[in-house]
Context: one part of a larger RNA
RNA sequence: CUGGGCGUAAAGCGCGCGCAGGCGGCGGUGUAAGCAUGGCGUGAAAGCCCCAGGCUCAACCUGGGAGGGUCGUCGUGGACUGCACCGCUUGAGGGCGGUAGGGGCUGGUGGAAUGCCUGGUGUAGUGGUGAAAUGCGUAGAGAUCAGGCGGAACACCCGUGGCGAAGGCGGCCAGCUGGGCCGUCCCUGACGCUGAGGCGCGAAGGCGUGGGGAGCGAACGGGAUUAGAUACCCCGGUAGUCCACGCAGUAAACGAUGCAGACUAGGCGUGGGGGGAGUUGACCCCCUCCGUGCCGGAGCCAACGCGGGAAGUCUGCCGCCUGGGGAGUACGGCCGCAAGGCUAAAACUC
Numbered sequence: 001c002u003g004g005g006c007g008u009a010a011a012g013c014g015c016g017c018g019c020a021g022g023c024g025g026c027g028g029u030g031u032a033a034g035c036a037u038g039g040c041g042u043g044a045a046a047g048c049c050c051c052a053g054g055c056u057c058a059a060c061c062u063g064g065g066a067g068g069g070u071c072g073u074c075g076u077g078g079a080c081u082g083c084a085c086c087g088c089u090u091g092a093g094g095g096c097g098g099u100a101g102g103g104g105c106u107g108g109u110g111g112a113a114u115g116c117c118u119g120g121u122g123u124a125g126u127g128g129u130g131a132a133a134u135g136c137g138u139a140g141a142g143a144u145c146a147g148g149c150g151g152a153a154c155a156c157c158c159g160u161g162g163c164g165a166a167g168g169c170g171g172c173c174a175g176c177u178g179g180g181c182c183g184u185c186c187c188u189g190a191c192g193c194u195g196a197g198g199c200g201c202g203a204a205g206g207c208g209u210g211g212g213g214a215g216c217g218a219a220c221g222g223g224a225u226u227a228g229a230u231a232c233c234c235c236g237g238u239a240g241u242c243c244a245c246g247c248a249g250u251a252a253a254c255g256a257u258g259c260a261g262a263c264u265a266g267g268c269g270u271g272g273g274g275g276g277a278g279u280u281g282a283c284c285c286c287c288u289c290c291g292u293g294c295c296g297g298a299g300c301c302a303a304c305g306c307g308g309g310a311a312g313u314c315u316g317c318c319g320c321c322u323g324g325g326g327a328g329u330a331c332g333g334c335c336g337c338a339a340g341g342c343u344a345a346a347a348c349u350c
Base pairs, nucleotide, nucleotide: 003322004321005320006319007304008303012318014201015200016199017198021194022193023192025088026087027086028085029084030083031082033081034080035077036076037075038074039073040072041071049065050064051063052062053061054060091191092188093187094186095184096183097182098181099180103177104176105175106174107173108172109171110154115149116148117147118146119145120144121143125136126135162169163168206247207246208245209244210243211242215241216240220236221235222234223233258317259316260315261314262313263312266295267294268293269292270291271290272289273288274287275286276285299306300305323350324349325348332343333342334341335340
């Protein structure tokens, strides 16, 4: 160096952008570095293998033969890879015309509900539970009516539906802004794929500074339950949850399934677009592209299951695994304000 694997057994980095590197469409010409082939040189002797011989045999020894890696050089070949040049349009990108969407950021705005405040009516309870009690209430609660304040979240629509690389995104309006899909087949002419490092994004919870605080609610207090109850249930309640800026960088960050491309029966839904047919026209019907689901063939699989969005058949590149515990720990390094994160053992033991 070489093996086998990674949906659930150990194993896909949470996601993206991308330098180096690896890999690279169709046709032509040249070259000959890789590659193939031939000659010559080199490849010491001994040893290994084969043959013959010598010690009475053998070990051992003597002679001969064969063999091989590597390298050099000269020639030949020109399929494939490389290199150089010319060309192409299917990959990729762009133009033009459409189009769907909770994609992102900022500002504004609306109604319902909870809570609180003020006032009116009104009186003895209310609340809560399995049942209760703590709690609230004659200093007038709860209920009800009117008015006001404030914060957070947006019922129905809502869908196995949409958008986004992932995290994620849902009232309404406006501004700014990213990506996709379809049609045309107009332009460029391989400009591509992947991507160690690196850089960026990254739920919840957490941290810093300042604000905000209705409801909910770790911690905490109380009431119950119980043998106990540091819980489950109940009454309260601080941080937090919200906003701005900065940090943190984790997750069952899941499809537990890396990305890109090609090929391989069908059937039934659904979202977006295009075409046809339908005298017009929504629907229905036929064709087609993209997405999202269900069932299923071949094939695959230990089984479960997957099955054109593969876990099938192949190619390129990256990441990762290699018995359980010790341990995602110690030590060291790097990062962080901290909490901690990333990288990552061994003794010992089964």

Annotation:
This is a predicted structure of a 350-nucleotide part of an RNA (small-subunit ribosomal RNA, central domain) from an uncultured Candidatus Berkelbacteria bacterium.